A computed fold for a 74-nucleotide RNA from Candidatus Iainarchaeum sp., annotated as transfer RNA. Its Rfam family is "tRNA". About the family: Transfer RNA (tRNA) molecules are approximately 80 nucleotides in length.
[in-house]
RNA sequence: GAGGAUAUAGCUCAGUCUGGUAGAGCAAUCGGCUGAAGACCGGUGUGUCGCGGGUUCAAAUCCCGCUAUCCUCA
Numbered sequence: 001g002a003g004g005a006u007a008u009a010g011c012u013c014a015g016u017c018u019g020g021u022a023g024a025g026c027a028a029u030c031g032g033c034u035g036a037a038g039a040c041c042g043g044u045g046u047g048u049c050g051c052g053g054g055u056u057c058a059a060a061u062c063c064c065g066c067u068a069u070c071c072u073c074a
Base pairs, nucleotide, nucleotide: 001073002072003071004070005069006068007067010026011025012024013023020057028044029043030042031041032040050066051065052064053063054062
């Protein structure tokens, strides 16, 4: 230098193909239970969907550029 993959909650990830309320598990927190704690039961999502721009009534999702990490080729 060329090509490809990934980036979404504190962590691991789904959702993208086919645009339409941002989700799951774990963690955390509040309450119940207990002498107390754990386990168990109930409640609570805390988010610039990596960044900037475009298309659209509407973008995590489509288009363009950029950044970071990883892989392959040179």